[in-house]
RNA sequence: GGGGAUAUGGCGCAGUUGGUAGCGCGCGACGUUCGCAAUGUCGAGGCCAGGGGUUCGAAUCCCCUUAUCUCCACCA
Numbered sequence: 001g002g003g004g005a006u007a008u009g010g011c012g013c014a015g016u017u018g019g020u021a022g023c024g025c026g027c028g029a030c031g032u033u034c035g036c037a038a039u040g041u042c043g044a045g046g047c048c049a050g051g052g053g054u055u056c057g058a059a060u061c062c063c064c065u066u067a068u069c070u071c072c073a074c075c076a
Stems, first nucleotide, its partner, number of pairs: 001072007010025004019056001027043006049065005
C1' cells in the first nucleotide's frame, strides 16, 4: 500500500427480502423466605462507531472517515 471481517443498552450477542430495536447475563422494585441464596412478575437502560447521500421510510442500500482483527504485497 491492497483485499476481507467486525463496530447494536454495563457485558456477550441476534435483527430474514429497507417499515417505529430484541434475547441472555447484569441492574432496580415487588412477591415467596425468619434472613440469604434460588425462583417468579414487573421495570429502567441503546437510535444502532462518526459524517453525508438515496428513499415516503435506513441498524439494514451507496459514498467517505475512524477503531479493532485478519490475509496479501513491499521493505536497496
Transfer RNA from a Clostridiales bacterium, 76 nucleotides, folded computationally. Taxonomically the source falls in Eubacteriales (Bacteria, Bacillati, Bacillota, Clostridia). Its mean pLDDT, the model's own confidence on a scale to 100, is 81. Rfam family: tRNA. Its family is annotated with triplet codon-amino acid adaptor activity in the Gene Ontology. It is annotated as a transfer RNA. The sequence is in RNAcentral, with records from ENA.